Context: one part of a larger RNA
Molecule: small-subunit ribosomal RNA, 3' major domain
Organism: uncultured bacterium
RNA sequence: UGACGGGGGCCCGCACAAGCGGAGGAACAUGUGGUUUAAUUCGAUGAUACGCGAGGAACCUUACCCGGGCUCGAACGGCUGACGGAUGCGGGAGAGAUCCUGCAGUCGCAAGACGUCAGCCGAGGUGCUGCAUGGUUGUCGUCAGCUCGUGCCGUGAGGUGUCGGCUCAAGUGCCAUAACGAGCGCAACCCUUGCCUUCAGUUGCCAGCGGGUAAAGCCGGGGACUCUGGAGGGACUACCACCGCAAGGUGCGAGGAAGGGGGGGAUGACGUCAAAUCAGCACGGCCCUUACGUCCGGGGCGACACACGUGUUACAAUGGGGGCUACAGAGGGAAGCGAGGCAGCGAUGCCGGGCGGAUCCCGAAAUGCCCUCCCAGUUCGGAUCGGAGUCUGCAACCCGACUCCGUGAAGUUGGAUUCGCUAGUAAUCGCGCAUCAGCCAUGGCGCGGUGAAUACGUUCCCGGGCCUUGUACA
Repeated sequence: UGACGGGGGCCCGCACAAGCGGAGGAACAUGUGGUUUAAUUCGAUGAUACGCGAGGAACCUUACCCGGGCUCGAACGGCUGACGGAUGCGGGAGAGAUCCUGCAGUCGCAAGACGUCAGCCGAGGUGCUGCAUGGUUGUCGUCAGCUCGUGCCGUGAGGUGUCGGCUCAAGUGCCAUAACGAGCGCAACCCUUGCCUUCAGUUGCCAGCGGGUAAAGCCGGGGACUCUGGAGGGACUACCACCGCAAGGUGCGAGGAAGGGGGGGAUGACGUCAAAUCAGCACGGCCCUUACGUCCGGGGCGACACACGUGUUACAAUGGGGGCUACAGAGGGAAGCGAGGCAGCGAUGCCGGGCGGAUCCCGAAAUGCCCUCCCAGUUCGGAUCGGAGUCUGCAACCCGACUCCGUGAAGUUGGAUUCGCUAGUAAUCGCGCAUCAGCCAUGGCGCGGUGAAUACGUUCCCGGGCCUUGUACA
């Protein structure tokens, strides 16, 4: 000087407390450990691995296993030689890769282009090392810290500044001060949302006029309103009162759509964990070279006595079922979204208007009203299994989703323990998108609808900041 303390002081954070809903028990989905296996490819492992890399494993992917092949090689650059335009269409063998074979075809004046074969120089490797690395990322932590120049102090390591008082979300600011300044962080500048103005209107509006319909901005027309998207305004403790030297704080004060950081996002200092990644990519070194490269068929990554994590669905009456019925936002759409019609109980099929889309299409559910069930393993719950189908795809046996009929398991609120959340939040309800032929999505990322309870307080648990103290630790 740091680090640490079951030392002290001060102060924060859904850290506790106060509340609401969960997990831990059940079934299933998914990831992991373990075990098994020819292989169950690899990585991630307290917090900071475990619905993680996977924003799509039937083949492909694919890196693993078994088997069948190739060795200038699956792809690429260059040189030499030989042959043939390139190329297209078949036949046979084979699991396929591939091999054999037939037909058509015959570039350019040339140089040559392209293909095949032979040879050579480079190839290729998801093989090892993240403890050789770049880049990127997690975490402490959006925490308020981390430093520098000059000066001053100290033999020196170093200190001071950065301490102290007040204040703040903040090393935020004010005062004080052997320090005076400055940098990276904080804040602000950026995006979005909430109010207003203005400009612009193939969306919106009978608002005012006319036409018109069973109904409908449907038509003429209009720039009012809503909206869309460009520009600007608006909030600054500016005003008032009180407290305070100041900074600032308080106020069921005013005005205002909004107050004292309005809400949300992007933004992550010096560094820590030899943290993660050589399998995204790049790259040093090492290793393989008729194989540790590469092509193909099949299998595996989907196994199952078990154990754990994350989720979904439930155990019901604030509910289940039936009928009728209302209201979104954000997105996506051409090998697509598909209105509408017809067929089917349905998944879906056939025909097909419109739309590269504020114009057409994909589009709510919880809700509301009526009826029913009467507390039961049930009209709860839907696992599992049987049967019959639909669709995607070369192909659904291993191993897809969906539909219909039947079957109806465990489960009656879950031990110790543990997680999230302070407001349009939790809880609850549906909708969309990426990936994608299809989909194992209950995941991820977004969107809106309905919409709470509680916070006395900081003693305690956890994490953190500042000052101080002890130390046999560095």